Record summary: SAM riboswitch aptamer (S box leader) from an uncultured Prolixibacteraceae bacterium, 104 nucleotides, folded computationally. The coordinates come from a structure-prediction model, not an experiment, and the mean pLDDT is 83. The model forms 90% of the base pairs in the Rfam consensus.

RNA sequence: UGAUUAUACAGAAGAGUGGAGAGAUCGGGCUCCGAGAAACUCUGGCAACCGUCUGUUGUAUAGAAAAAGGUGCCAAUACCCGGCCGGAAACGGAAUUAUAAUUU
Numbered sequence: 001u002g003a004u005u006a007u008a009c010a011g012a013a014g015a016g017u018g019g020a021g022a023g024a025u026c027g028g029g030c031u032c033c034g035a036g037a038a039a040c041u042c043u044g045g046c047a048a049c050c051g052u053c054u055g056u057u058g059u060a061u062a063g064a065a066a067a068a069g070g071u072g073c074c075a076a077u078a079c080c081c082g083g084c085c086g087g088a089a090a091c092g093g094a095a096u097u098a099u100a101a102u103u104u
Stems, first nucleotide, its partner, number of pairs: 002103007013043005021032003026082004044074003049070002052064005078096001084093003
């Protein structure tokens, strides 16, 4: 970097540095932001994908803990709608993106 599978309306913030943007991409909207954006660091927290523990056993499934470890995350549904398909609409599906696990 690519592939496969799963998940994405729940949950969780303070400080320091920084100094104007941010909410993935394009269009539109809306929101956050000098009462301090992004980014980085520290601390704290959330969650439970891997891992851990227990039962059954078809090594997959159900449950538990968060005290070890590996990640992740901590405004608003992945902020909303469209840029795809179906549908009168509501909505459903796909693609894309993000994260995890496996694999190349």